[in-house]
Context: one part of a larger RNA
RNA sequence: GUCAACUAGCUAAUAUAUAUAGCAAAUUUAAGUCGGUAGAUGGAGAUUUAGUGAAAACGAGUUUUGUGGCGUUCUAAGUUAUAUAUAUUAAACCCGAAACCAAAUGAUCUAGUCAUGGACAAGUUGAUAAUUCUAUAUCAGGUAGGAUCUUGAAGACUGAACUCACACACGUUGCAACGUGUGGGGAUGAUCUGUGAUUAGGGGUGAAAGGCUAAUCAAAUUUGGAAAUAUCUGGUUUUCUGCGAAAUCUAUUUAAGUAGAGUGUUAUUUUUUGUUUUAUACAAAUAGUUAAUUGAAGGGGUAGAGCACUUUUUAGUUGCGGGUGGUUUCGUGACUAUACCAAUAUUAGAAAAACUACGAAUACUUUAAUUUUUGAAAAUAACAAUCAGACUGUGAGUGCUAAGGUUCACAGUCAAGAGGGAAACAGCCCAGACUAUUUGCUAAGGUCUUUAAAUUAUUUUUAAGUGAAAAAGAGGGUUUAAUAAUCAGGACAGCCAAUAGGUAGGCUUGGAAGCAGCCAUCCUUUAAAGAAAUCGUAAUAGAUCAUUGGUCUAGUUGGUUAUUAAGCAUUAAAAAUGUAGGGAGGCUAAGAAAUAUACCGAAGCAAUAGAUAAUUGUACUUUUGUAUAAUUAUGGUAGCAGAAUAUUUAGUAUAUCGUUGAAUAUUUAUUUCGAAUAUAAAUAGGAGAUAUCUAAAGAGAUAAUGUUGAC
Numbered sequence: 001g002u003c004a005a006c007u008a009g010c011u012a013a014u015a016u017a018u019a020u021a022g023c024a025a026a027u028u029u030a031a032g033u034c035g036g037u038a039g040a041u042g043g044a045g046a047u048u049u050a051g052u053g054a055a056a057a058c059g060a061g062u063u064u065u066g067u068g069g070c071g072u073u074c075u076a077a078g079u080u081a082u083a084u085a086u087a088u089u090a091a092a093c094c095c096g097a098a099a100c101c102a103a104a105u106g107a108u109c110u111a112g113u114c115a116u117g118g119a120c121a122a123g124u125u126g127a128u129a130a131u132u133c134u135a136u137a138u139c140a141g142g143u144a145g146g147a148u149c150u151u152g153a154a155g156a157c158u159g160a161a162c163u164c165a166c167a168c169a170c171g172u173u174g175c176a177a178c179g180u181g182u183g184g185g186g187a188u189g190a191u192c193u194g195u196g197a198u199u200a201g202g203g204g205u206g207a208a209a210g211g212c213u214a215a216u217c218a219a220a221u222u223u224g225g226a227a228a229u230a231u232c233u234g235g236u237u238u239u240c241u242g243c244g245a246a247a248u249c250u251a252u253u254u255a256a257g258u259a260g261a262g263u264g265u266u267a268u269u270u271u272u273u274g275u276u277u278u279a280u281a282c283a284a285a286u287a288g289u290u291a292a293u294u295g296a297a298g299g300g301g302u303a304g305a306g307c308a309c310u311u312u313u314u315a316g317u318u319g320c321g322g323g324u325g326g327u328u329u330c331g332u333g334a335c336u337a338u339a340c341c342a343a344u345a346u347u348a349g350a351a352a353a354a355c356u357a358c359g360a361a362u363a364c365u366u367u368a369a370u371u372u373u374u375g376a377a378a379a380u381a382a383c384a385a386u387c388a389g390a391c392u393g394u395g396a397g398u399g400c401u402a403a404g405g406u407u408c409a410c411a412g413u414c415a416a417g418a419g420g421g422a423a424a425c426a427g428c429c430c431a432g433a434c435u436a437u438u439u440g441c442u443a444a445g446g447u448c449u450u451u452a453a454a455u456u457a458u459u460u461u462u463a464a465g466u467g468a469a470a471a472a473g474a475g476g477g478u479u480u481a482a483u484a485a486u487c488a489g490g491a492c493a494g495c496c497a498a499u500a501g502g503u504a505g506g507c508u509u510g511g512a513a514g515c516a517g518c519c520a521u522c523c524u525u526u527a528a529a530g531a532a533a534u535c536g537u538a539a540u541a542g543a544u545c546a547u548u549g550g551u552c553u554a555g556u557u558g559g560u561u562a563u564u565a566a567g568c569a570u571u572a573a574a575a576a577u578g579u580a581g582g583g584a585g586g587c588u589a590a591g592a593a594a595u596a597u598a599c600c601g602a603a604g605c606a607a608u609a610g611a612u613a614a615u616u617g618u619a620c621u622u623u624u625g626u627a628u629a630a631u632u633a634u635g636g637u638a639g640c641a642g643a644a645u646a647u648u649u650a651g652u653a654u655a656u657c658g659u660u661g662a663a664u665a666u667u668u669a670u671u672u673c674g675a676a677u678a679u680a681a682a683u684a685g686g687a688g689a690u691a692u693c694u695a696a697a698g699a700g701a702u703a704a705u706g707u708u709g710a711c
Stems, first nucleotide, its partner, number of pairs: 001711006011090013026047003032041003051058002061070003093235002096232001100225006111199009120189001122158003129150001130148007162186003166183005201217001203213003238644006248261005262386002264383007271285005291371008304358001305356002310352003314348004321341002323338006389414010419430003434610004439606003445600003448585003454597001456596006467587001473571002477568011494551005500524003505519003530545001533544003611634010645700001647697005655690003664684007
């Protein structure tokens, strides 16, 4: 890993609700007793029929000093049992901690200690002592020094056994749950070691590392309390049908939990009348409520706008006051002036979430009418789930008007939604899947091929493969439109020629002559020519331009020049595995703009057939249901509700089936909306099986790093 078997809402009591049944102003027993085990008995007690008050107590009333409160009346039903659902208490759907406590068991490992034994090749060094001599001194002894075939100290040295474990390598399902190899440290000592004994779990022991205490240590191991507890993770077994959420508010030692509200499900009820009735039941009728649309009536202070108010702000005018200078005074001060600052007032122009003399659209509230009434709404009761939301559009805050960011509001989709489109795609566009069909029509989006459908029609535009990613800026790209000017009295462009004189203007300067700089910028001759637009020289010179003439030639629905607007293109435009910013082929339309028709295209709509449910009608029927017609509905997670199915056992069953072959197994075929069931055939099997209805559960496994077994 596969297969098989096993594996999770159970039981009891109490409470509440619903359903059914019994009795009913009542209902009912509990323990116990008897017993033929079926039941009988047992009325203590409980609930209800009356409440109020703290209570005595009173009582349709009661209580308070009192306003008043609660109750009665309007509106008289309960109680017992069973089933189902939920809650509480218990292990309480199942598995899962780390831990806590108690009692025991451990020092054959290891730590320390005690007792008793054992072990340490060989070599080196030479402390000390002894003997003797000398010196000093002398009673003896002592002190200092020398000598010797003498002695032999040390947590001394080198180095085996022994012991340790510093470096590196190998080993890493190993030879080994700590080893091996090569080197390394200690090796007469605080040495190493055998045997026996001793200290025990909040205790021991520790040359101290939280080390060691039997491969276990920041509190050993074993058993028990014990199914500890787990706001946490994982798992929780057949089918079909109806409805169908939330990811928000408030509170929380609260933020991954919980409670109340919000949103879901199921049931009942809603207004009036009649008959009968203790409750109630039956029948009939109308209305109410919700929502939408339209109309009417409302309040507002948002968008916008505006600047009287508040705050901010630009440019002027005004110039209180201040600063500074001047005049004057012994001095305070006074007078006067101002290239400074500047209040106030005023003119013109601006900004505002926390400005408003204005002010929408929507939205909201109330109301009328219409439509809706097989739909909604509300109330009561029971049962939930939800409290991590995501993106898109719009309005805002925050942030960088950054984020697939973050926080709100309104709406949508996803969540819980399949189908078609967007190449692929939770949140975008279209559209909401009951089932079947090789049927038809459409939506979004498409129609050259991939790929279903137009190489469709008409008119433009682009030449960039733009289309198929981007700004400011740039340009004789090109198209359209407008305005102005100009042209046979010759435009525009080209070519030929002229472009002068006063004068080298004055100043400045070493120089300054059109052309370093400053000032001025006139006059003359002319067809025209600046006291000069550019290059150039040290300064001159020189070369162009403006300006003028000639040549050439364009005919007005036109050319040329200038300006403006619009369309489509160009450039600006550099990235990392490989084209790689149309999905591809490829395209000059199969790109872009506009118009038109046709077609394709979905689980949409329609068609045909069928299933289920609801409502209404009809027919039948004992209740209750069945049949049928029409209409409507049938996506769905959490979740609520309903209906079925299989398994085991029991009654039904002293019945029925079965050796003329039960259960069961394998294979095939037919049959059901489904879990399933039934039938037929073949093979195996060899003795039990069981309809129907009912009852009770050890009652359904593709999942828990599930448990056990097999391979």
Model confidence (mean pLDDT): 81 of 100. Large-subunit ribosomal RNA, domain II from a bacterium, 711 nucleotides, folded computationally. Its Rfam family is "Bacterial large subunit ribosomal RNA". Gene Ontology terms of the family: ribosome and structural constituent of ribosome. It was read from a public genome assembly.